A computed fold for a 73-nucleotide RNA from a Parcubacteria group bacterium, annotated as transfer RNA. Rfam family: tRNA. Rfam links the family to the GO term triplet codon-amino acid adaptor activity. About the family: Transfer RNA (tRNA) molecules are approximately 80 nucleotides in length. It was read from a public genome assembly.

RNA sequence: GCGCCCAUAGCUCAAUGGAUAGAGCAACAGCCUUCUAAGCUGUAGGCUGCACGUUCGAGUCGUGCUGGGCGCA
Numbered sequence: 001g002c003g004c005c006c007a008u009a010g011c012u013c014a015a016u017g018g019a020u021a022g023a024g025c026a027a028c029a030g031c032c033u034u035c036u037a038a039g040c041u042g043u044a045g046g047c048u049g050c051a052c053g054u055u056c057g058a059g060u061c062g063u064g065c066u067g068g069g070c071g072c073a
Base pairs, nucleotide, nucleotide: 001072002071003070004069005068006067007066010025011024012023013022018056027043028042029041030040031039049065050064051063052062053061
């Protein structure tokens, strides 16, 4: 330098172009327990890496950029 893949909650991951983007773990509160752990219930936490475009509608499709990974040279 070229090609491919990835970027969504603190972490690991879902989400066919269409309802208010969900789950597990973690965090917090409550229940239980003499206390802790485990268990049970609940709460909070995102505007999806950045910008532009297509569309009635974009996490999803297109282009560019940024960051990461792999391969070739």